Small-subunit ribosomal RNA, 5' domain from Shewanella gelidii, 532 nucleotides, folded computationally.

Context: one part of a larger RNA
């Protein structure tokens, strides 16, 4: 001098844009933070309308109660399907199974995108329901019924997988909308437009794996290492491999620092420098690990899984003492630690993300808002005129000087803050209606595209613009002996103090503390700590 995720200590008007537990990966109360699909299913617990019936009221054709039908619109719990492996947090571990950069074959990839080939015919359960029946409770047991895109075979097999090349093996599932002919047991069947479904091959996209180089500190750590280091054969895995086993051979690393110990997530970047280089990893962005502690697998395209599950442990809380439940390093918010880090705020309007055919549901992702001068920027506290150089103050050589154009005063402006008023954009989607195209047997269905109408904003009393009143509501810290811009008067008298370094005070202290002046930065100034 620069910088900061800072914190103190005196002060504080606004508004943008950013930040905002660095300490206890320390413990947590309460709400929320993952759903969704009835267009896969049996279905109907709530609500709401509709038929029908049965009472009652009189106004005689509707008003009230009740009962019944899944018929509607929808839908509790349940089956199944997709998603809960994203997104979000943290930084304990980890010094190399990470991270960074450049490369490699021996792999897998769910949605998605282009290809090619197929979707025939059967079967048995289950859970929801009822029924009995354990239990304090979580939570079961047991009989009986039943559906599916849930489960299981048979058929078929371009292309696909094994192969001793003779052969062998292995799938599928439907739904929903429209509908002229033909058929029909009057449910339908065909047949069509859509969405699923399977089997392949190729893309993309993510995921594994593996080579090199580079990525702290300690030799007051010198030797380590037995699956160790290679082969065979066999198992395992998506895939290569001591990955694992079993025989065999004795090898593997290492003063170019192995091994041990100490610390520490990596990386783009960030601060500093003229650079070389030090320093650093908060936000934001990519990897990577971890989810109360250690371990393990299941499900699955992916996970050994933060809000899944099973054991073990420490801790909390219920308990009928037989047993159970829990997991905020998610968003708020509490205790604690600490020099120190905000609101138990709106909304899914807009970005995304997950389900859905779509309407639309869910989202503490995210978008705002709240609250912290914590930080960068802007604006503001008036302008201009005013000498009798007023009065006070403070100083003096007593003449006068200096606060000083500074105030008054007198003439104006209203930025910003306040009141009132009008008001963009952030909204394109979606809905309807015409038209036109595609696609059909169809002027249906539904799919694009035009157009025309309607239409959705949390923020929000948005920005921004106009009027209204009045100089009206807005300046302080620090520091003046040198370095260092800025002095003198009282007090005090090696006391009280001061102090970054030199050093300053023992009766004339530019140094301590107070006036008065003055310099410096300015809604901020100093201090502390840290890094260049």
């Nucleotide at each position: 001098g620069a910088u900061u995720g800072a914190a103190c200590g005196c002060u504080g008007g606004c508004g943008g844009c950013a930040g905002g537990c660095c300490u206890a990966a320390c413990a947590c109360a309460u709400g929320c933070a993952a759903g969704u699909c009835g267009a896969g299913c049996g279905g109907a617990a709530a609500c709401a309308g509709a038929c029908a019936g049965a009472a009652a009221g009189c106004u005689u054709g509707c008003u009230u109660u009740c009962u019944u039908u899944g018929c509607u619109g929808u839908c509790g719990a349940g089956c199944g399907g997709c998603g809960g492996a994203c997104g979000g947090g943290u930084g304990a571990g980890u010094a190399a199974u990470g991270c960074c950069u450049a490369g490699g074959g021996a792999a897998c990839u769910g949605c998605c995108c282009a290809g090619u080939c197929g979707a025939g015919g059967g079967g048995g359960a289950u859970a929801a329901c009822a029924g009995u029946u354990g239990c304090a409770a979580a939570c079961g047991a047991c009989u009986g019924c039943u559906a599916a895109u849930a489960c299981c075979g048979c058929a078929u097999a371009c292309g696909c997988c094994c192969u001793a090349c003779g052969g062998g093996g292995g799938a599928a599932a439907g739904g929903a909308g429209g509908g002229g002919a033909c058929c029909u047991u009057c449910g339908g069947g065909c047949u069509u437009u859509u969405c699923g479904c399977g089997a392949u091959u190729g893309g993309a996209u993510g995921u594994a794996c593996u080579u090199a180089g580079g990525u702290g500190g300690g030799a007051u750590u010198a030797g380590c290492u037995a699956g160790u280091u290679g082969g065979u054969a066999a198992g395992g895995u998506a895939a290569u491999g001591g990955c694992u086993u079993a025989c065999c051979a004795a090898g593997g690393c290492g003063a170019c620092g192995a091994u041990c110990c100490c610390u520490a997530g990596c990386u783009g970047u960030u601060c500093u420098g003229a650079g070389a280089g030090g320093a650093u990893g908060a936000u934001c962005a990519g990897c990577c690990a971890c989810a109360c502690u250690g371990g393990g697998a299941c499900u699955g395209a992916g996970a050994c899984a933060c809000g899944g599950c099973c054991c073990a442990g420490a801790c909390u809380c219920c308990u009928a003492c037989g047993g159970g439940a829990g997991g905020c390093a998610g968003c708020a918010g509490u205790g604690g630690g600490g020099a120190a880090u905000a609101u138990u705020g709106c909304a899914c309007a807009a970005u995304g993300g997950g389900g859905g055919a779509a309407a639309c549901c869910c989202u503490g992702a995210u978008g705002c808002a709240g609250c912290c001068a914590u930080g960068c920027c802007g604006c503001g506290u008036g302008u201009g005129u005013g000498a009798a150089g007023a009065a006070g103050g403070c100083c003096u050589u007593c003449g006068g000087g200096u606060u000083g154009u500074a105030a008054a005063g007198c003439a104006c402006u209203u930025u910003c803050a306040g009141c009132g008023a009008g008001g963009a954009g952030g909204a394109a989607a979606g809905g309807u209606u015409a038209g036109u195209g595609a696609u059909u047997a169809a002027u249906a269905c539904u799919c694009g595209c035009u157009a025309g109408c309607u239409g959705u904003g949390a923020c929000g009393u948005u920005a921004c613009u106009c009027g209204c009143a009045g100089a009206a509501g807005a300046a302080g810290c620090a520091c003046c002996g040198g370095c260092u811009a800025a002095c003198u008067u009282c007090g005090u008298g090696c006391c009280a103090g001061c102090a970054g370094c030199c050093g300053c005070g023992g009766u004339a202290a530019u140094a301590c503390g107070a006036g008065g002046g003055g310099u410096g930065c300015a809604a901020g100034c100093g201090u502390u700590a840290a890094u260049c």

The full RNA is in RNAcentral, with records from ENA.
Rfam family: Bacterial small subunit ribosomal RNA.
The coordinates come from a structure-prediction model, not an experiment, and the mean pLDDT is 86.
The organism belongs to Shewanella, within Bacteria.